RNAcentral holds the full RNA, with entries from SILVA. A computed fold for a 676-nucleotide part of an RNA from a metagenome, annotated as large-subunit ribosomal RNA, domain II.
[in-house]
Context: one part of a larger RNA
RNA sequence: GCCUACGAGUUGCCGUCCCUGGCGAGGUUAAGGGGUUCAGCCCCGGAGCCGGAGCGAAGGCGAGUCCGAACAGGGCGUGUAGUCAGCGGCGGCAGACGCGAAACUUUGUGAUCUACCCUUGGGCAGGUUGAAGUGCGGGUAAAACCGCAUGGAGGACCGAACCGGUAAACGUUGAAAAGUUUUCGGAUGACCCGAGGGUAGGGGUGAAAGGCCAAUCAAACUGAGAGAUAGCUCGUACUCCCCGAAAUGCCUUUAGGGGCAGCCCCGCGCAGUGUCAUUGGGAGGUAGAGCUACCGAUAGGACUAGGGGGAGUCAAAUCCUACCAAAUCCUGACGAACUCCGAAUGCCCAUUGACAGCAGCGGGAGUGAGGGCCGGGGUGCUAAGGUCACGGUCCGAGAGGGGAAGAACCCAGACCGACAGCUAAGGCCCCAAAGCGCGCGCUGAGUUCAACUAAGGUGGUCCAGCUGCAGUGACAGCCAGGAUGUUUGCUCGGAAGCAGCAAUUCAUUCAAAGAGUGCGUAACAGCUCACUGGUCGAGCGGCAGGGCAUCGAUAAUAAGCGGGGAUAAGCGCGCCGCCGAAGCUUCGGGCCAGCGAUGGCGGUAGGGGAGCAUUCCGGCCGCGGCGAAGGGUUCGCGCGAGCGGUCCUGGAGCGGCCGGAAAAGCAAAUGUAGGC
Numbered sequence: 001g002c003c004u005a006c007g008a009g010u011u012g013c014c015g016u017c018c019c020u021g022g023c024g025a026g027g028u029u030a031a032g033g034g035g036u037u038c039a040g041c042c043c044c045g046g047a048g049c050c051g052g053a054g055c056g057a058a059g060g061c062g063a064g065u066c067c068g069a070a071c072a073g074g075g076c077g078u079g080u081a082g083u084c085a086g087c088g089g090c091g092g093c094a095g096a097c098g099c100g101a102a103a104c105u106u107u108g109u110g111a112u113c114u115a116c117c118c119u120u121g122g123g124c125a126g127g128u129u130g131a132a133g134u135g136c137g138g139g140u141a142a143a144a145c146c147g148c149a150u151g152g153a154g155g156a157c158c159g160a161a162c163c164g165g166u167a168a169a170c171g172u173u174g175a176a177a178a179g180u181u182u183u184c185g186g187a188u189g190a191c192c193c194g195a196g197g198g199u200a201g202g203g204g205u206g207a208a209a210g211g212c213c214a215a216u217c218a219a220a221c222u223g224a225g226a227g228a229u230a231g232c233u234c235g236u237a238c239u240c241c242c243c244g245a246a247a248u249g250c251c252u253u254u255a256g257g258g259g260c261a262g263c264c265c266c267g268c269g270c271a272g273u274g275u276c277a278u279u280g281g282g283a284g285g286u287a288g289a290g291c292u293a294c295c296g297a298u299a300g301g302a303c304u305a306g307g308g309g310g311a312g313u314c315a316a317a318u319c320c321u322a323c324c325a326a327a328u329c330c331u332g333a334c335g336a337a338c339u340c341c342g343a344a345u346g347c348c349c350a351u352u353g354a355c356a357g358c359a360g361c362g363g364g365a366g367u368g369a370g371g372g373c374c375g376g377g378g379u380g381c382u383a384a385g386g387u388c389a390c391g392g393u394c395c396g397a398g399a400g401g402g403g404a405a406g407a408a409c410c411c412a413g414a415c416c417g418a419c420a421g422c423u424a425a426g427g428c429c430c431c432a433a434a435g436c437g438c439g440c441g442c443u444g445a446g447u448u449c450a451a452c453u454a455a456g457g458u459g460g461u462c463c464a465g466c467u468g469c470a471g472u473g474a475c476a477g478c479c480a481g482g483a484u485g486u487u488u489g490c491u492c493g494g495a496a497g498c499a500g501c502a503a504u505u506c507a508u509u510c511a512a513a514g515a516g517u518g519c520g521u522a523a524c525a526g527c528u529c530a531c532u533g534g535u536c537g538a539g540c541g542g543c544a545g546g547g548c549a550u551c552g553a554u555a556a557u558a559a560g561c562g563g564g565g566a567u568a569a570g571c572g573c574g575c576c577g578c579c580g581a582a583g584c585u586u587c588g589g590g591c592c593a594g595c596g597a598u599g600g601c602g603g604u605a606g607g608g609g610a611g612c613a614u615u616c617c618g619g620c621c622g623c624g625g626c627g628a629a630g631g632g633u634u635c636g637c638g639c640g641a642g643c644g645g646u647c648c649u650g651g652a653g654c655g656g657c658c659g660g661a662a663a664a665g666c667a668a669a670u671g672u673a674g675g676c
Stems, first nucleotide, its partner, number of pairs: 001676006011094007019086005026050003032044004054061002064076004097235002100232001104225003108221002115199009124189001126158003129154001133150006162186003167182004201217001203213003238611006248261005262367002264364005273356005279350004288341001289339002295335002299331004304325001306324002308321004370395006377388003400411003415589004420585003426579003429564003435576001437575006448566002456551002460548004465543005477535005483508003488502003514529001518527002590601004612665001614662010630649003634645004
C1' cells in the first nucleotide's frame, strides 16, 4: 500500500410539535388482584393525573377579574375540546454520534538500573621522581646552613589491567533502542569493584544537570474514580425526487464558541400583502453649481486704518514708501464637517392594470472567518491580491464556450439521449473548426500579431489647416562683391566690427555691405556671416494640430505573439461569408407541480418526500440431493439503490407476499485485527 472482517445519532425517563388510532365534556388507569387456551391474552382495580374558569401578591370575587374614586381606560381571561396510546421530528437529564488528551484524585508496586549512605570484603603489571626524618662529613661559640649517603613521602610523574568517554570517521530499517575503530583522560585515590542492607513519588537521592529513582522523570509505574473534561482536530456507511441558504445586526470573560433576530426548508393559512408598470402626491440637501447669500480660506489690483522703513538737525507736527496689511471696492477662483441654489436615481403613500399567494402561526435547520470584480466614498501614498462601510454582480454552492494555461474577466445557467440545425463571446495561414475573403489607407519598427509604461528627446514618415517667399527667378549649392569717414567715442599697457562701457549704432559711396553673426590676434592681420550681383530653373520656408512609428527600456537557467511563423497572418475604417457552447431550435424520452392550458427539473451547508438492500419475528404461500445457500460466467429488467434468468461450481438448506422489530448499508477516522 492493497484485500477481507469489524468500526460511529443508541437506550430509558420527562417535555414539546406533527401524523395515526380509541373514546369524547370527558379521557385514562398505577401498584395490586382474579381468570386462562400461558399469549403481543381476557377481566377487575378510579387511588392518582390531564381537561372542564379565570383573575388577583393576597383576603377574595367570578364569565369575569385586577389596577382605580370610576358605571374612564387598560392587563390577563371568556367566545376555538380534550385525553389516552403508538410511530416520527426536536429539546432536557443521563457517557448521549465515535475515537483522541496535556492532566487531577486515590489505592498500591518499585533503589536487581541508577543517586547517596551503612556494614563487610576484594583489586591496582612495570617503570620514574626522590619530601620529611636519620647517619656521616663540612660548618658555627652553639645553632642555622651546606654536601654526601640513607630513607621512601605524594588527591606526585610515565604507563597496562581497571574506571572513564576528548576528537574524528563509521554506524543511523545498526552487529548494538547509544555500539565499533583510531585517538584521548584517570590509573595509591574525593580511586575502582563484589556481597548484604537503608532512603519512595510533591517523596527520595543529587561535588547541582532539573540529573537519577528499572530503555519512562519540571513530579516514576500499576489499578480504580473513568466512557474525567476537550467551545478543539479527525471520522460518521444504500438510491432517487423537490426546494435551497449564510459568512449580517444586537449582546456575550465575547471574538475560530454561543443567545435572539435575519436569510433556507416543511406544514397550516388568508380579511391584508408582494413584484413590475401607469398616474398623482410627499419627505430630503447628495452630484452639480454658487458664494457683493453666510462661515472659513484665497491670487492680483484699487483704495485706505494700523504697523515697519526713510526724511524731518533732538523731539514733534508733517511728508515719502516698487515693505506688511484690517475694513471696503473691482477681477479671478476654493471647501466632507460652507450653502442664496439644486437635480437624476432611490425611498414613502395613494391610484389603476397584470401576475403572484408572498403576511401571520407552528415544526426543523444551517450560517453568524467570506471573497473577487464594477460604481460612488473613507483610510492609505488618488500604494497593495491593503483595509472599512454602501449599491450591484458573480464565485462561494455553477458545469459548458472564450481568455494558451487561470474560483469569481467576456459569453452563457447543464433533467436524459441524438454522427440534426442556428447563433453568443471569441475567432477563420498551419498546429486547430471556419476567409492566405473584398475595398481604401497607415506602419518598416518583427513595431506589432497578449497585457503593460512615463516624463522627456527627435528634419522617421503620412494627413489636414493657417501663414511667408517664388519664372519681375524664390530655397540650397557654386562664382564674385561685402567698401569709405573710422583704429566711432570712452576705457585701457593695448581695445582697430568682435574684453568692457556709452550712444540721435551716425553719415558717405553704392547693385549691396551691421560703428558688425561667429572663428581668430597680445593688439593688428586673416577667415566668415548678414546684405548684393551672377549662375541654376521649380517649388522653398515658418507655426500650431492629428495618425503610425523611434529613443527613453533595466532582474536574476534560455526563451513575455500559446507555438510554428507572419511585411500581412500587423494597425485603422467599411463590407460580405463562415466557424463556434451543455445558449436557442428540431426529434425522442423521463420526472415534478397543476383539473387543465402550461410551467419547471445546476447546486454546498441544510429541510422535505419516495424507495432499495441486510438480519430476526408473526401470519399466509412455496422451493430443495431430479441439487438449497454461497462462488464464477453471461444475458435480461429497473432512473437508481438493486432484481431476475441460463450454464459451471458447490453439497444442505432457502425463498415469495403482507405486516412488525433492528447490533440495518463504509473509502477515508496517521481507524482496529488478520492476510498478502
Its Rfam family is "Bacterial large subunit ribosomal RNA".